[in-house]
Predicted 3D model of a 1458-nucleotide RNA (small-subunit ribosomal RNA) from an uncultured bacterium. Rfam family: Bacterial small subunit ribosomal RNA. Rfam links the family to the GO terms ribosome and structural constituent of ribosome. The RNAcentral record of the sequence draws on ENA and SILVA.
RNA sequence: AGGGUGAACGCUAGCGGCGUGCCUAAUACAUGCAAGUCGUGCGAUCCUAUUAAUCUAGGAUAGCGGCGAACGGGUGAGUAACACGUUGGAACCUACCCCUUAGUGAGGGAUAGCCCCGAGAAAUCGGGAUUAGUACCGCAUAUGGUCCCGCACCUUUUUAAAUUCGAAUAAUCAUCACGUAUGAUGUGCAAUUGAAUUUAAAAAAGUGCGGGAUUAAAGCCUUCGGGCGCUAGGGGAGGGGCCUGCGGCCUAUCAGCUUGUUGGUAAGGUAACGGCUUACCAAGGCUAUGACGGGUAGCUGGUCUGAGAGGACGAUCAGCCACAAGGGAACUGAGACACGGUCCCUACUCCUACGGGAGGCAGCAGUAAGGAAUAUUCCGCAAUGACCGCAAGGUUGACGGAGCAACGCCGCGUGCGGGAUGACACCCGAAAGGGCGUAAACCGCUUUUCUGAGGGAGCAAGUCUUGAGUUAACCUCAGGAAUAAGUAUCGGCUAACUACGUGCCAGCAGCAGCGGUAAUACGUAGGAUGCAAGCGUUAUCCGGAAUCAUUGGGCGUAAAGCGUCCGUAGGCGGCUUUUUAAGUCUGGUGUAAAAGUUUGGAGCCUAACUCCAAAAGCGUACCGGAAACUGGAAGGCUAGAGAUAUGCAGGGGCUAGUGGAAUGCGAUGUGUAGGGGGUAAAAUCCGUUGAUAUAUCGUAGAACACCAAAAGCGAAGGCAGCUAGCUGGGCAUAUUCUGACGCUGAGGGACGAAAGCGUGGGUAGCGAGCGGGAUUAGAUACCCCGGUAGUCCACGCCGUAAACGAUGGAUACUCGGUGUGGGGUCGUAAGACUCCGUGCCUAAGGUAACCCGUUAAGUAUCCCGCCUGGGGACUACGAGCGCAAGCUUAAAACUCAAAGAAAUAGACGGGGGCUCGCACAAGCGGUGGAGCAUGUGGUUUAAUUCGACAAUAAGCGGAGAACCUUACCUGGGUUUGACAUCCUUGGAAUCUCCAUGAAAAUGGGGAGUGCCGCAAGGAACCAAGUGACAGGUGCUGCAUGGUUGUCGUCAGCUCGUGCCUUGAGGUGUCCGGUUAAGUCCGCAAACGAGCGCAACCCUUGCCCGUAUUUGUAUUUCUAUACGGGGACUGCCGGCUAUAAGUCGGAGGAAGGCAAGGAUGACGUCAAAUCAGCAUGGCCCUUAUGCCCAGGGCGACACACGUGCUACAAUGGCCAGUACAAAGGGUAGCCAAGCCGUAAGGUGGAGCCAAUCCCAUCAAAGCUGGUCUCAGUUCGGAUUGAGGUCUGCAACUCGAUCUCAUGAAGUUGGAAUCGCUAGUAACCGUGAAUCAGCCACGUCACGGUGAAUAUGUUCCCGAGCCUUGUACUCACCGCCCGUCACACUAUGAAAGGCAGGAGCGCCCAAAGUCGGCUUAGCUAUAUUGGCGGCUGCCUAAGGUGAAACUGCUGAUUGGAGUG
Repeated sequence: AGGGUGAACGCUAGCGGCGUGCCUAAUACAUGCAAGUCGUGCGAUCCUAUUAAUCUAGGAUAGCGGCGAACGGGUGAGUAACACGUUGGAACCUACCCCUUAGUGAGGGAUAGCCCCGAGAAAUCGGGAUUAGUACCGCAUAUGGUCCCGCACCUUUUUAAAUUCGAAUAAUCAUCACGUAUGAUGUGCAAUUGAAUUUAAAAAAGUGCGGGAUUAAAGCCUUCGGGCGCUAGGGGAGGGGCCUGCGGCCUAUCAGCUUGUUGGUAAGGUAACGGCUUACCAAGGCUAUGACGGGUAGCUGGUCUGAGAGGACGAUCAGCCACAAGGGAACUGAGACACGGUCCCUACUCCUACGGGAGGCAGCAGUAAGGAAUAUUCCGCAAUGACCGCAAGGUUGACGGAGCAACGCCGCGUGCGGGAUGACACCCGAAAGGGCGUAAACCGCUUUUCUGAGGGAGCAAGUCUUGAGUUAACCUCAGGAAUAAGUAUCGGCUAACUACGUGCCAGCAGCAGCGGUAAUACGUAGGAUGCAAGCGUUAUCCGGAAUCAUUGGGCGUAAAGCGUCCGUAGGCGGCUUUUUAAGUCUGGUGUAAAAGUUUGGAGCCUAACUCCAAAAGCGUACCGGAAACUGGAAGGCUAGAGAUAUGCAGGGGCUAGUGGAAUGCGAUGUGUAGGGGGUAAAAUCCGUUGAUAUAUCGUAGAACACCAAAAGCGAAGGCAGCUAGCUGGGCAUAUUCUGACGCUGAGGGACGAAAGCGUGGGUAGCGAGCGGGAUUAGAUACCCCGGUAGUCCACGCCGUAAACGAUGGAUACUCGGUGUGGGGUCGUAAGACUCCGUGCCUAAGGUAACCCGUUAAGUAUCCCGCCUGGGGACUACGAGCGCAAGCUUAAAACUCAAAGAAAUAGACGGGGGCUCGCACAAGCGGUGGAGCAUGUGGUUUAAUUCGACAAUAAGCGGAGAACCUUACCUGGGUUUGACAUCCUUGGAAUCUCCAUGAAAAUGGGGAGUGCCGCAAGGAACCAAGUGACAGGUGCUGCAUGGUUGUCGUCAGCUCGUGCCUUGAGGUGUCCGGUUAAGUCCGCAAACGAGCGCAACCCUUGCCCGUAUUUGUAUUUCUAUACGGGGACUGCCGGCUAUAAGUCGGAGGAAGGCAAGGAUGACGUCAAAUCAGCAUGGCCCUUAUGCCCAGGGCGACACACGUGCUACAAUGGCCAGUACAAAGGGUAGCCAAGCCGUAAGGUGGAGCCAAUCCCAUCAAAGCUGGUCUCAGUUCGGAUUGAGGUCUGCAACUCGAUCUCAUGAAGUUGGAAUCGCUAGUAACCGUGAAUCAGCCACGUCACGGUGAAUAUGUUCCCGAGCCUUGUACUCACCGCCCGUCACACUAUGAAAGGCAGGAGCGCCCAAAGUCGGCUUAGCUAUAUUGGCGGCUGCCUAAGGUGAAACUGCUGAUUGGAGUG
């Protein structure tokens, strides 16, 4: 993701039908209405008609009287209860209604009303006179009712006896009868039992009969036929009261509750049973199957959901209950303790003349308030129903209807057909086109709906009459596509995608997450998808969730086995026989209201809706049946369990005794010391008062080396010298006994390491805390020197541990192998078999995997304990325990989207193994110190353009910054542009002169008239104009291509197929050798292959051949060029596995890769570069483009990198003298000669180069001389003067020459770099760039030419295997705690406030009940009634003490988040 709602909110809205509509304040209510009716019960008054008037007839009104008002309607506060649902019951009442029996006679006195008087504001009340009745009161009658007494009958129950039928009849002994079966008696607590029938007795209820007492009535109307009533009974129906089994919420952080309480007797009371009430008696009653307390809640039919089992709910409709402002109480009545009645108290509101009064919308409307939120102060009694009435009829906010609300369900419509290779607009675009889209326009058609007009049933039951709704439904006609579409979404879950805007902003978000300049996720647009008069959002319920698991989960490591055992309740329980029928199964009967649900029909046009019928309704009660299983009863059995006998092993436990080694201390002797001790090294410490060491003796306490082990014992904790005593458990064998006696075990009990606590001992060693010494940044530690509690013993507490096998106990079953402890059987032995323990490896099987695997985590059964995301929290509060420490039990607020398990690939490790590398070591020479050069940072500046930053930036881009370069700065200019394409106009182009100016540029003059051509024009070039555009070293290397650095020339990186794994993934690629190498060999669930390695390529070294000028005097030779050969562990020997290979040797120019180069796997570092080039996007466009002059890139307290030159005698200087290679040269290299101290000038030969030149000479070297250890004849910086060269131009800012000057520096701290042989070191030569040169740089070339490597412990880097991991941005990782700050919820807290419930006491209204009553009233004269006084009970109120709950609280405690 689905379904539901009495809903609300946002956007939107055409119609109809049927439903629904204060979920919150049981808050307060203005106004109107919601219960009256009867004149055929009664008197009176009034009105109308008639009459002269009375009478009469009709109507109305208040009152007496009757019935109703206890129904109907509302609400859900209370209630956890016989309140409700369901089942059964006995001790009851019942107006009106139905059936039935009998009666209805004759009297009396009042009273309301009316009238008069009076009180009061009012509400209302008092007094007097008078009057009726179906009002009230006697009397008569009594088949009848009620009560009392007696008799009879019948039913039920109990007891006893008899008869019949059925079932069963233990063990043992004794006696008698006896063939046996069996029977009787005794012993003994016990020597059977069920049903039916009959008889007898007793009790109770009922019925009948007889006797006694007591007890009724009302009339009215009439067409005179009767009708309606009344009284007393009997029966019925419907209604109600009472009792009862069972059922349905949370909480044990509520464990004990109860005194009318439980029962009895008696009395009272009630319609009726009953502690319902009272007195007395007894001491009971309820509770772990949850009493009592607290919280929450009206219950049910049913509703929603779900496959179901369940879960949640209890609006509308229906049944029951409860309530009527908050409490209490009774009266009347058939019925109430009464919503629209009464009395009282309280709170509130209103009226008042202040004396006193009135009121109760949780009835219908409506108002205020509360709230996210819920309607009209409508019409009508026409229908259905209710009350009254003989009836007509009256009343009815019940009800029937209408109104409001898309609140819900259902139905209809907003048009239908045709219409383009497809309009416009809009959007996208690769600019072709695509989408919207047959959609529109346009043509044709229809009219549900809409507007207007006309007609028109039914609801009426009942002949006539009667319609609120009704402008109804429905029918006909006219008009015209006309009046009618939105909403949410489009990254995934999830159907639907692009553009622009924005730029971690604005915002989205159900989850994970999206947004930091290319956002399908934000906003808008186009398009699309879903649903549709609605669509979304929010809230809430079920579902998915097997995520509380009965159906249907788990507990070795993810949350979860109590530390262990014993045992109570409970649960479960071996084989077999009989019986019973509680469970179980089955048949039937009653009930299970209606509505609802399901099925089949029917009626509204359909549907929703409604009606009819049927089914279902899993429950419950009763009557039958079955007997397998479970349970009960009575028996039997031995396989479980226990007992017995005989053996066995053992650190099992407790107590007492005892032993040696070691240690400390003490004594004595020997004997000496800057000694001992201790450590990585030291120091504190001990020692000349004699230590340490050594010898002997003594003493003290604690622990028991070797044996010793995967071993043994124990329930666990735990248990170890030896001996003795006491004692628990286990195993084996025998198969003798008992006969299910068993398993588990909530509560409960016992044991329970270490540490700790109390009292008293003990204390050798060790040793928390503590002191001292070290280490260290610090060191409250690790190390050292001391040393207190403690460790030990006795007694008593504590009750927890990673108390672990992280694995509860019991029983049964399921292949094997190999050790080991204790028994047994067989065997001469070897050994085999068997029982009980204890280990390892493995099969089947299990497991997420790891792993487990007869000692299960396998297959099953039984019982117990425990778990339900992480944190908060092994916490708070409460309670229990404890001397305390603390333990046990055990939450919530809040917060996160994870936390966790196992395994995988990597990476990492101050993990391991193996192995490499100038990595270290061994050496040689440097850097770091000085001066200078150069690059960088920093600073400065108008600018000091930009990039590069560990290794992998820093003599790097830059193989050449005076201008140019140049990108920077200042100033001067310019705007289709310095450059490209197109268009228009004009002009050849081009060359040259002048003026201004720093130049760019601007202005002017002169020269010049080209090429092709069909003669129209065209091509190239120049100028002007126009706009498309040019241009950008502007940004993004984190949008890119390309190129490059680095790990690293390290030996690795992968694939196909197969195999293993649930999977990630592994294997191959590991292992044993070997190599420079994943090089090769062998083995192996692998077999092959690819990119890398190696080789193929180039250079050098040896030889041969060919060719040859410019070398050489020359064939030769050398050289140059080209092509071949040569080296392969090929040969010999050793080692190894006989392999791969390796070591040594021979030969050879070269030997094990001959040396050097080129060559750089998969990838890593978002490494570098948008300024080399290319390029997406963004930005600038009279400027961020372009041109020019000058300046800057060259600055200078400083820091760093890379170099050069030195500090000197292995040297400096002077003189002489020898030997290269590789390059370059025509805008060039430049010879000879001459001039100049020199740089250089002049000169011009030669050379497009094996010919000539750079370049006479290479330098170091060698020979000779000099200097003699010094700031020097070292060193050359710096500075002065004068020159030379390049170049438009050497001031900023070139190189170089000569003379003069002569700085620092005397070998360089910490640290650090390069190099393994033609190498390092030293020496010079050339080239690129280039006018020149800041080159001491770079790249090449040759000359001279070493030292060292025992090795892999260590530093750095790397490879392979393995191991651990909480890392994966991968150790520059992750992450813990305090402190500081902010916010949040929460505990404690002196107290404060509020609440409900209970208890004691005080006071006590109304009222029932009771008592008294002389006086008042009444009266039938009574023992009456009213009234008065009073008692009990009691609402409310007051007061007291204590408990509980909630809120709050200065301060304070921890927790969480940032």